[in-house]
RNA sequence: GCCCGUGUAGUUCAGUGGUAGAACGGCUCAUUCGUAAUGAGCAAGUCGCCGGUUCAAAUCCGGCCGCGGGCUCCA
Numbered sequence: 001g002c003c004c005g006u007g008u009a010g011u012u013c014a015g016u017g018g019u020a021g022a023a024c025g026g027c028u029c030a031u032u033c034g035u036a037a038u039g040a041g042c043a044a045g046u047c048g049c050c051g052g053u054u055c056a057a058a059u060c061c062g063g064c065c066g067c068g069g070g071c072u073c074c075a
Base pairs, nucleotide, nucleotide: 001071002070003069004068005067006066007065010024011023012022013021018055026042027041028040029039030038048064049063050062051061052060
């Protein structure tokens, strides 16, 4: 340099055009003599960035960036 995959909550991931979600973690409350566990609730997101298509984009298209992997001939 080229090719493929990937980027969504603090972490691991789902969601592939029409309301952004789960688990774990965090916080609050309940329960308990107390702790753990359990139950209920709450907070946490520029969906990597820029642009395009569309009535509508996390999702489709282009470029760029990060991460992972592969390729790199001849003389």
The RNA shown here (transfer RNA) has 75 nucleotides and comes from a Candidatus Omnitrophota bacterium. It was read from a public genome assembly. Taxonomically the source falls in Candidatus Omnitrophota (Bacteria, Pseudomonadati). It matches the Rfam family "tRNA". The family's RNA type in Rfam is transfer RNA.